[in-house]
RNA sequence: AGAUCGAAAGGCGAUGGAGUUCGCCUAAACCGUCUGCCAUACGGACUGAUGACUCCUGGCCGCCG
Numbered sequence: 001a002g003a004u005c006g007a008a009a010g011g012c013g014a015u016g017g018a019g020u021u022c023g024c025c026u027a028a029a030c031c032g033u034c035u036g037c038c039a040u041a042c043g044g045a046c047u048g049a050u051g052a053c054u055c056c057u058g059g060c061c062g063c064c065g
Base pairs, nucleotide, nucleotide: 010025011024012023013022016056017055018054019053020052021051032046033045034044035043036042
């Protein structure tokens, strides 16, 4: 320096926070969809604050006062 194994903990799941739960990762897990293009680069268009459920905050649309 590298490889393997184990323990304790931790991290991650396309925009914020919290609870519950599920999955994934051990230096990785993770980094949305469609389309043009030889395309992984680059360009254009689009959905969603959740991995899932609930709540809060923020944003957008419609209706009523």